Description:
A computed fold for an 86-nucleotide RNA from a Clostridia bacterium, annotated as c-di-GMP-I riboswitch aptamer. Its mean pLDDT, the model's own confidence on a scale to 100, is 86. The sequence was found by an Rfam model in a public genome assembly. The source organism's lineage runs through Bacteria, Bacillati, Bacillota and Clostridia.
């Protein structure tokens, strides 16, 4: 230092859903709870998807379109790390 995550061992994050707050809403925070993650560590670079406030357009108070917003627990990419093993 590369490559694997089968055998473990320390550790470590924390789905969903509950409460509580924040947002126009996807959604996020915090406290609970553990579905699971070999990077379920940290970043939104690229795309995928989700909202559409405000702005358009249309009309007759609702429809559409839109990403400067979400999402890293979607995938790629990037930095960074525990062991065991080749």
């Nucleotide at each position: 230092g590369a490559g694997u995550g089968a055998c473990a061992a320390a550790a470590g994050c924390a789905a969903a859903c509950c409460g509580u707050g924040c947002g126009a809403a996807a959604g996020c925070g915090c406290g609970g709870g553990c579905c699971g993650c070999a990077a379920a560590a940290c970043c939104u670079g690229a795309a995928g998807u989700c909202u559409a406030a405000a702005g358009c357009a249309c009309c007759a108070a609702g429809u559409g379109c839109c990403a400067g917003g979400a999402u890293g627990g979607u995938u790629c990419a990037g930095u960074u790390g525990c062991c065991a093993u080749u």